Model confidence (mean pLDDT): 83 of 100.
Predicted 3D model of a 92-nucleotide RNA (SAM riboswitch aptamer (S box leader)) from a Solirubrobacterales bacterium.
C1' cells in the first nucleotide's frame, strides 16, 4: 500500500531542541519568530485492542478499572468539496 468493519460537534499540554512553516488535499478561513513543522522527556486525555465481570445460541450486548498494546490532546475531520481523511480491529 489492498479490502472489510467500527468511529470521527466530548475530552486532555508544559519544559529542552530547533529556526520558518503548520492546518492530508481543492478552495476559504485560521495558527505561528510573544517561536511552526520534526525529534527527545515528562504530564494528561480516551477506552479500539487486550483483560476482568455479567449475560447470551454465541467471539454479539452490557459493565468494571486504566498496570499492557496502538491512538490523541487549537479551532466539529477547523469549515464546505470530493470516488475524500484519520485511528482501530480484523482478513489475504
Nucleotide at each position: 500500500g489492498a479490502c472489510a468493519c467500527a468511529u470521527c460537534c466530548a475530552g486532555a499540554g508544559g519544559g529542552g531542541u530547533g529556526g520558518a512553516g503548520g492546518g492530508a488535499c481543492u478552495g476559504g478561513c485560521c495558527c505561528u519568530u510573544u517561536g511552526a513543522a520534526g525529534c527527545c522527556c515528562c504530564g494528561g486525555c480516551a477506552a479500539c485492542c487486550a483483560c476482568c465481570g455479567u449475560u447470551c445460541c454465541g467471539c454479539a450486548g452490557c459493565g468494571g478499572g486504566a498496570a499492557g498494546g496502538u491512538g490523541c490532546c487549537a479551532a466539529u475531520u477547523c469549515c464546505a468539496g470530493a470516488u475524500a481523511g484519520a485511528u482501530g480491529u480484523g482478513u489475504g